[in-house]
């Protein structure tokens, strides 16, 4: 000086005035007292809690989802550990991380030919000519060397052949599968055998999961009116069983509505995310929308305002610490 991981905070006291919600207290004209918008409240990508509807059960099927091991969690595609690939000096980062020996398709162009694909230039054999060489002809052999492409029957070196060719020797690389060692595994590591294009974020297979549709404007009460509609509707099939009711629209008030897979401190027991058990705390619930103004300390000056909840992930930001690589100087 540059780059990697993480983690915190985002006003706060005190006064005055004002809004809202809840407690209490009370001829209710009120008055105490307590709280009052985020770390993302945004995205709406994912998981649920929860309502209602698909008649009820049970089983298949479609569809729809994840994809290496293990673990944590209400759950997941989340998150912790770790294993293999890739980039990076490196600290770290990313991974749509099973299957090509089940099929099908796909490899544009170029090139002779992209899969049980091939002979364009070449090499070598045989024939005729003519001049040692060189031409031509062949339904002869060949795939080592040239060229074409991201890729050409996996490869470097030698035997061997008319010339060649994993055809055979030695060694490698990949995949699949035994075996012995370590390790819960994934996987590594060592010997043997069998094999050899690439593509699955191409259909396709395999294994595991999982009922759909909608969503608080979901819905449920209750007062009032007035018009209707329907004998069944919301994946597919099977098998049993039950039904005369069941809906669809408007205004008002009330409940969903905020104690919840909650937040904290400590001890335990896990590498670690968590977990367990005690103590202690109650921290918005408005409905066209309150959560604010002024003053004094020393600052609201980014990004930006709850609307059924909660758990992740992603963006978008301002200040601050902490640990680590890497180069340089001391």
């Nucleotide at each position: 000086c540059g780059a990697u991981g993480c983690a915190u905070c985002a006003c706060g006291u005190g006064g005055u005035u004002g809004c809202u919600u809840g407690a209490g207290u009370c001829c209710u004209u009120a008055c105490u007292c307590a709280a009052g918008a985020g770390g993302a409240a945004a995205g709406u990508c994912c998981g649920g809690g929860c309502u209602g509807c698909c008649g009820u059960a049970a089983g298949a099927c479609a569809g729809a989802g994840u994809u290496c091991c293990a673990u944590u969690u209400a759950a997941c595609g989340a998150a912790u550990g770790g294993c293999c690939g890739c980039a990076g000096c490196a600290a770290u980062g990313c991974g749509a991380g099973g299957g090509a020996a089940a099929g099908u398709g796909c490899a544009a162009c170029a090139g002779a030919a992209a899969g049980c694909a091939a002979a364009c230039c070449g090499c070598c054999c045989g024939u005729u000519a003519c001049a040692u060489g060189u031409a031509a002809c062949g339904c002869g052999g060949u795939a080592a060397g040239g060229g074409u492409g991201a890729a050409a029957c996996g490869g470097c070196g030698g035997u061997g052949u008319a010339a060649g060719a994993g055809a055979c020797c030695c060694c490698c690389a990949c995949g699949c599968g035994c075996u012995g060692c370590a390790g819960u595994a994934a996987u590594g590591c060592a010997g043997g055998g069998c094999g050899u294009u690439g593509u699955a974020a191409a259909c396709c297979c395999a294994a595991c999961u999982u009922g759909g549709c909608a969503g608080c404007a979901a819905g449920a009460a209750g007062c009032a009116g007035a018009u209707g509609g329907u004998u069944a509707g919301c994946g597919u099939c099977u098998u049993a069983c039950a039904g005369u009711g069941c809906u669809a629209u408007u205004g008002c008030u009330u409940c969903g509505c905020u104690c919840g897979a909650u937040c904290g401190c400590c001890a335990u027991c896990g590498c670690a995310a968590g977990a367990u058990a005690a103590c202690a705390a109650c921290u918005a619930g408005a409905u066209a929308a309150a959560u604010a103004a002024c003053c004094a300390c020393a600052a609201u000056c980014a990004c930006a305002g709850a609307a059924c909840c909660c758990g992740g992930c992603u963006u978008a930001u301002g200040a601050u610490g902490c640990a680590u690589c890497a180069u340089c100087c001391u």
Predicted 3D model of a 330-nucleotide RNA (Bacterial RNase P class A) from a Campylobacterales bacterium. The sequence was found by an Rfam model in a public genome assembly. Of the family's consensus pairs, 98% are formed in the model. Model confidence (mean pLDDT): 76 of 100.